[in-house]
Context: one part of a larger RNA
RNA sequence: GAAUGAACGUUGGCGGCGUGGAUUAGGCAUGCAAGUCGAGCGAGAACCGUAGCAAUACGGGGACAGCGGCGAAAGGGAGAGGAGUACGCGGGUACCUACCCUCGGAUCUGGGAUAGCCACGGGAAACUGUGGGUAAUACCAGAUGAUGUCUUCGGACCAAAGGUGUGAUUCCGUCCGGGGAGGGGCCCACGUCCUAUUAGCUAGUUGGUGGGGUAACGGCCUACCAAGGCAUUGAUGGGUACGGGGCGUGAGAGCGUGCCCCCGCUCACUGGGACUGAGAUACUGCCCAGACACCUACGGGUGGCUGCAGUCGAGGAUCUUCGGCAAUGGGCGCAAGCCUGACCGAGCGACGCCGCGUGCGGGAUGAAGGCCUUCGGGUUGUAAACCGCCGUCGGAGGGGAGGAAAUGCCGGGAAGUAAUAAAUAAUCGACCUGGUUUGACCUAUCCUCAGAGUAAGUACGGGCUAAGUUCGUGCCAGCAGCCGCGGUAAGACGAACCGUACGAACGUUAUUC
Numbered sequence: 001g002a003a004u005g006a007a008c009g010u011u012g013g014c015g016g017c018g019u020g021g022a023u024u025a026g027g028c029a030u031g032c033a034a035g036u037c038g039a040g041c042g043a044g045a046a047c048c049g050u051a052g053c054a055a056u057a058c059g060g061g062g063a064c065a066g067c068g069g070c071g072a073a074a075g076g077g078a079g080a081g082g083a084g085u086a087c088g089c090g091g092g093u094a095c096c097u098a099c100c101c102u103c104g105g106a107u108c109u110g111g112g113a114u115a116g117c118c119a120c121g122g123g124a125a126a127c128u129g130u131g132g133g134u135a136a137u138a139c140c141a142g143a144u145g146a147u148g149u150c151u152u153c154g155g156a157c158c159a160a161a162g163g164u165g166u167g168a169u170u171c172c173g174u175c176c177g178g179g180g181a182g183g184g185g186c187c188c189a190c191g192u193c194c195u196a197u198u199a200g201c202u203a204g205u206u207g208g209u210g211g212g213g214u215a216a217c218g219g220c221c222u223a224c225c226a227a228g229g230c231a232u233u234g235a236u237g238g239g240u241a242c243g244g245g246g247c248g249u250g251a252g253a254g255c256g257u258g259c260c261c262c263c264g265c266u267c268a269c270u271g272g273g274a275c276u277g278a279g280a281u282a283c284u285g286c287c288c289a290g291a292c293a294c295c296u297a298c299g300g301g302u303g304g305c306u307g308c309a310g311u312c313g314a315g316g317a318u319c320u321u322c323g324g325c326a327a328u329g330g331g332c333g334c335a336a337g338c339c340u341g342a343c344c345g346a347g348c349g350a351c352g353c354c355g356c357g358u359g360c361g362g363g364a365u366g367a368a369g370g371c372c373u374u375c376g377g378g379u380u381g382u383a384a385a386c387c388g389c390c391g392u393c394g395g396a397g398g399g400g401a402g403g404a405a406a407u408g409c410c411g412g413g414a415a416g417u418a419a420u421a422a423a424u425a426a427u428c429g430a431c432c433u434g435g436u437u438u439g440a441c442c443u444a445u446c447c448u449c450a451g452a453g454u455a456a457g458u459a460c461g462g463g464c465u466a467a468g469u470u471c472g473u474g475c476c477a478g479c480a481g482c483c484g485c486g487g488u489a490a491g492a493c494g495a496a497c498c499g500u501a502c503g504a505a506c507g508u509u510a511u512u513c
Base pairs, nucleotide, nucleotide: 001513002512003511004510006509007508008507009506010505013356014355015354016353017352018351019349020348026312027311028310030309031308032307035070036069037068040067041066047060048059049058050057051056077267078266079265086192087191088190090188091187092186093185095184096183097182100180101179102178103177104176105175106174107173108142109141110140111139117132118131119130120129121128122127148157149156150155162172163171193239194238195237200230201229202228205227206226207225208224209223210222211221212220242264243263244262245261246257247256248255249254269290270289271288272287273286292303293302294301295300320346322345323344324343328342329340330339331338332337359389360388361387362386369380370379371378372377395449396448397447398446399445402442403441408436409435410434411433412432413431416428457502458501459500460499461498462483463482464481468497469496470495471494472493478485479484
């Protein structure tokens, strides 16, 4: 000099864009953060209508709950652990892949349950038992079956579900198989901090054979056999640490670093375990143990903010218990739509960077006051007063493009698409086109009003280093980055005046180059 997720001191007008729990991966009140589908299924409250004096019956309506499907493995957070099952880079294959695209086939016949519901119970609660009865795109059996799997090449084996609407098909789904895209698993080479005041380490250990297991290779596991494998090119042990793209600095080489954003990994109260599933060994799923906290009728239960806000604690130190799904994206749904603390916005903080302003012109008796003085004067200083202007910004009022495009909705057109021998096109429909709906948050910018009004500090002044005088103090009080100042004339301490530097900041501390 440059830099920072900074903090502290003094001061503080506005805006834009960023950024903000680095410490206790310490504990957490409260709310919200993952649902959705009635075009899979049965059932059906409130309410409405009709008939009836009424009970009630029929029709509409569709809440709450339940079964079922898809999602919940994404998105969001954190960096504890991990020095190699990681990351980076370059290769490889013995494998898997829901939704999506594409191609070829299939979608036949039956059955038995169960929740919801009803009845009767148990329990303080959480919750739960028995009996009865019911549906499905839930479950099961059979049929069919190769382009699939296995094969001794003879053969054997494996599937499904319907829905909307209809006269029926097109449409949306379901099942089997091939290919693709994207995603993932596994393997290998090389690179990846300090320590020898850590020198030997290893028994499933190293290799083989048989078997098992996995989606898949493999000591991954197991039985037997052999005795190997690693290491001063640092094994083993110990310490520290998420890795990278990047970021800071520097002419570069390098050194330092990994906050925000992106990619990967790991973790989810602590430790262990599997289940479900295309995918997890699953943050807001399950089971066991533990610590902690809460409820209890003492028998027993409940919980997990390293999601968004917020709270306590510790700390030098880090924000609102805000608005909205309008945009972008995600889940479900044919769709309308619902959900979304992802996200988009607003709020707070000079925490950072950038921009703007705090006026402009004239004005000498060089006013008063302050300070200095050789007492003549000098300086503060055109500075002020005073006169004339402008109107940034801030204030008040009014207009206002844009963030909105699509999807969607309403309408018009239309290639094409079916069972079938063919035709046709009501319906469906890629695509084209007209109209229309949607803004949480704002605002660029323009006009009008008023009127200098609302806006300057901080550090320093011995040398390095730009800028000095007087008074006070008297090795005291104090200053200090280094050299060093202070013991009675201190340009170095304290104050005043004056000056210098930077300026909504200026200094200090810490850290890096």
The part of an RNA shown here (small-subunit ribosomal RNA, 5' domain) has 513 nucleotides and comes from a metagenome. Model confidence (mean pLDDT): 81 of 100. The full RNA is in RNAcentral, with records from SILVA.